Transfer RNA from Stentor coeruleus, 72 nucleotides, folded computationally. The prediction has a mean pLDDT of 83. It matches the Rfam family "tRNA". Rfam classes the family as a transfer RNA. The source organism's lineage runs through Eukaryota, Postciliodesmatophora, Heterotrichida, Stentoridae and Stentor.

RNA sequence: GGGUGGUUAGCUCAGCGGUAGAGCAAUUGACUGCAGAUCAAUAGGUCAUUGGUUCAACUCCGAUACUGCCCU
Numbered sequence: 001g002g003g004u005g006g007u008u009a010g011c012u013c014a015g016c017g018g019u020a021g022a023g024c025a026a027u028u029g030a031c032u033g034c035a036g037a038u039c040a041a042u043a044g045g046u047c048a049u050u051g052g053u054u055c056a057a058c059u060c061c062g063a064u065a066c067u068g069c070c071c072u
Stems, first nucleotide, its partner, number of pairs: 001071007010024004018055001026042005048064005
């Protein structure tokens, strides 16, 4: 330099163009002599950045940034 994939909650990852979710972690409560386990609830997201298509974009298209793999 060329090709190809990834970027979503603290972490690991889902998410058919139509209100952003799960598990773990965190906080609070119940239970317990205390803790753990269990149960219930809560909080936590400019969906990497930017532009375009569309009534509507995490989702489709382009560019950029970072990163994995392959080729040279």